[in-house]
RNA sequence: CCGUGCUAGGCGGGGAGGUAGCGGUGCCCUGCACCCGCAAUCCGCUCUAGCGGGGCUGAACUCCCUUCCGAGGGGUCCGGCCCCCGGGGUCAGCACGCCGCUCGGGCGCGUUGAUGGCCGGGUCCCACGCGGUGGAGACCCGUGAACCAGGUCAGGUCCGGAAGGAAGCAGCCUUAAGCGGUCACCUCCAGGCGCGACUGGGACAGCCCGACCGGAGCGCAGGAGCGACGAAGCGCCUCGGGGAACCGCCUCGACGGAGGGUGCACGG
Numbered sequence: 001c002c003g004u005g006c007u008a009g010g011c012g013g014g015g016a017g018g019u020a021g022c023g024g025u026g027c028c029c030u031g032c033a034c035c036c037g038c039a040a041u042c043c044g045c046u047c048u049a050g051c052g053g054g055g056c057u058g059a060a061c062u063c064c065c066u067u068c069c070g071a072g073g074g075g076u077c078c079g080g081c082c083c084c085c086g087g088g089g090u091c092a093g094c095a096c097g098c099c100g101c102u103c104g105g106g107c108g109c110g111u112u113g114a115u116g117g118c119c120g121g122g123u124c125c126c127a128c129g130c131g132g133u134g135g136a137g138a139c140c141c142g143u144g145a146a147c148c149a150g151g152u153c154a155g156g157u158c159c160g161g162a163a164g165g166a167a168g169c170a171g172c173c174u175u176a177a178g179c180g181g182u183c184a185c186c187u188c189c190a191g192g193c194g195c196g197a198c199u200g201g202g203a204c205a206g207c208c209c210g211a212c213c214g215g216a217g218c219g220c221a222g223g224a225g226c227g228a229c230g231a232a233g234c235g236c237c238u239c240g241g242g243g244a245a246c247c248g249c250c251u252c253g254a255c256g257g258a259g260g261g262u263g264c265a266c267g268g
């Protein structure tokens, strides 16, 4: 080195889930790869591996190790991008408010006299007066006392020999307090009342009215530009929390590629 017969090994692997852990059934990926039995509120096992039975292959295309690539799965906001919520900051951007300046228009007033100046009066306050309103009183009207108001007092009572006298109930008349009404006139009181037609005093900023001076401006609302200020609505910055997809990151990793490794017996 060749031939024959064997043996270890192999006849799929991986991810998630589940489990104390491992493997399997079930799910998913890879892609084609012996058969039968078992299995999810499951089956088998206890340290690297499904268990039991049978079959095929067999030291290399096939078994083992390392490495590369990488289908696919999982994890995570740790990072990017995006969205939502909350706190803080920022008015250099947008929007808003206010003020100032400038510009150009609109409307109205104005030589039948603008803004302004000056004078007087009003508006304001006090006193006083007048008016009105309201209240009270007085006046007036009505009513109004079993006895404790008045007058007259029938009857009856009392005194008296009599003449006569006394007190006095009911009735009638009248009246007090009180009650009700009227309130034209009179008196008093009150106030977020009105007025003062030349009442007096005060205050007098503004506004209104009028006279005079003087002689051309004045008022209103809005627009554009610029500037200052304010305010945290948007945006921006920052801090914190939450979220979906994708990418990054971490992790496992099939298929495939490359390199290396692994026997025994007999005969020639």
Base pairs, nucleotide, nucleotide: 001268002267003266004265005264006263009057010056011055012030013029014028015027020046021045022044023043024042034054035053036052037051038050063261064260065259066258067257068256072252073251074250075249078248079247080246082243083242084241085240086239087238088237089236090235093234094233096230097229099227100226101225102224103223106220107219108218109217116213117212119210120209121208122207123206124202125201126200127199128196129195130194131193133190134189135188136187137186140181141180142179143178149174150173151172152171157166158165159164

Background: Bacterial large signal recognition particle RNA from a soil metagenome, 268 nucleotides, folded computationally. Of the family's consensus pairs, 92% are formed in the model. Rfam family: Bacterial large signal recognition particle RNA. By type it is a non-coding RNA gene. Its mean pLDDT, the model's own confidence on a scale to 100, is 78.